[in-house]
RNA sequence: AAUCGAAAAGGCAAACUUCGGGAAACCGGAGGACGCAAAGCCAAGGGCCUUCGCCGCAUCUAUUGUGGUUGGCAGCCGGUUGCCGCA
Numbered sequence: 001a002a003u004c005g006a007a008a009a010g011g012c013a014a015a016c017u018u019c020g021g022g023a024a025a026c027c028g029g030a031g032g033a034c035g036c037a038a039a040g041c042c043a044a045g046g047g048c049c050u051u052c053g054c055c056g057c058a059u060c061u062a063u064u065g066u067g068g069u070u071g072g073c074a075g076c077c078g079g080u081u082g083c084c085g086c087a
Stems, first nucleotide, its partner, number of pairs: 004085002011036002016031006034075001040080003045077002047073003053069006
């Protein structure tokens, strides 16, 4: 130093409740802990979610379907940085 994850010091915070933002997915504050060795960071790698508005196609008149645009998720994979050091 790398692999790895015993111990120690700590850290983060799911669901849910509540307040606020958003059309929505979802996000922020407070409470709360399911869990997490990266549950730190990155959305121009993959994947998934959203549809107020806009565009195309189909259908027919609808509060429809579908593709795109838009937006989102890193606690889905991935990339990247990092605390400690038993075996």
This is a predicted structure of an 87-nucleotide RNA (c-di-GMP-I riboswitch aptamer) from Paenibacillus phyllosphaerae.
NCBI's taxonomy places the organism under Bacteria, Bacilli, Caryophanales, Paenibacillaceae, Paenibacillus.
RNAcentral holds the sequence, with entries from Rfam.